[in-house]
Context: one part of a larger RNA
RNA sequence: CGCUGAGUCUUGAGGGAAGUUGGCCUUUGUACGAGAGGAUCAGGCUGAACUAACCUCUGGUCUACCAGUUGUUCCACCAGGAGCAUCGCUGGGUAGCUAAGUUAGGACGGGAUAAGAGCUGAAAGCAUCUAAGCUCGAAGCCUCUCCCAAGAUUAAGACUCAAGACCGCUCAGAGACUAUGAGCUUGAUAGGCUCCAAGUGUAAGUGCUGUAAGGCAUUAAGCUGAGGAGUACUAAUCGGUCAGG
Numbered sequence: 001c002g003c004u005g006a007g008u009c010u011u012g013a014g015g016g017a018a019g020u021u022g023g024c025c026u027u028u029g030u031a032c033g034a035g036a037g038g039a040u041c042a043g044g045c046u047g048a049a050c051u052a053a054c055c056u057c058u059g060g061u062c063u064a065c066c067a068g069u070u071g072u073u074c075c076a077c078c079a080g081g082a083g084c085a086u087c088g089c090u091g092g093g094u095a096g097c098u099a100a101g102u103u104a105g106g107a108c109g110g111g112a113u114a115a116g117a118g119c120u121g122a123a124a125g126c127a128u129c130u131a132a133g134c135u136c137g138a139a140g141c142c143u144c145u146c147c148c149a150a151g152a153u154u155a156a157g158a159c160u161c162a163a164g165a166c167c168g169c170u171c172a173g174a175g176a177c178u179a180u181g182a183g184c185u186u187g188a189u190a191g192g193c194u195c196c197a198a199g200u201g202u203a204a205g206u207g208c209u210g211u212a213a214g215g216c217a218u219u220a221a222g223c224u225g226a227g228g229a230g231u232a233c234u235a236a237u238c239g240g241u242c243a244g245g
Base pairs, nucleotide, nucleotide: 001151005161006160007159008158009157010156014148015147016146017145020048021047022046023045024044025043026042032037050105051104052103053102054101058099059098060097061096065092066091067090068089069088070085071084072083073082074081075080109143110142111141116136117135118134119133164242165241166240167239168184169183170182171181172180189235190234191233192231193230194229195228196227198224199223200222205218206217207216208215209214
């Protein structure tokens, strides 16, 4: 842009994905076989690889979280800090992301068939699965399962409403941009604040103690990115454009 008001919910022409396989147990040491050996059919269990989703668990990472620590410069000095040195190094680590982690999947069926197995049956008084006709038969084909899907221009259908959409702004379960989604004071959308969770691991200051390095107490403190809730303190103010059958 088309379809042609808008919104919501569908149908599915068509397309895509998937499709794998091992071992063990029961049946059964049965059928079979002189023995050695050793099943079909059927039922169950458990794996491998692959695929998808997710982060409860186990871990990884976590460069604006916490702590320790080396050298050096600076904050006049002490104490306490800051910068730089691969995030200086080291030990941990929330959210998020993630696999080695967790969960799930391949199913069960139906239809038409291949090779093949047959029934009835002539040509050809017999015979013959085939010539007419009919029944079976595969991980394969068409369905069944999952996903996309009305630009399916044959542009589908149902319901509801008289509206609606966009710009602008706050944003994230979204994201290159766009789009999508949550909101815009009739408000919890983001930030801040409070509480909680979670991480780190007991801050600073002061006191006591030790000659001192230090230790102890105050103090399971102090600090804290993304997590959960609450709260209008801040910012989404005011508005504009199109459409209006």

The part of an RNA shown here (large-subunit ribosomal RNA, domain VI) has 245 nucleotides and comes from a Minisyncoccales bacterium. The prediction has a mean pLDDT of 88. Its Rfam family is "Bacterial large subunit ribosomal RNA". The source organism's lineage runs through Bacteria, Bacillati, Minisyncoccota, Minisyncoccia and Minisyncoccales.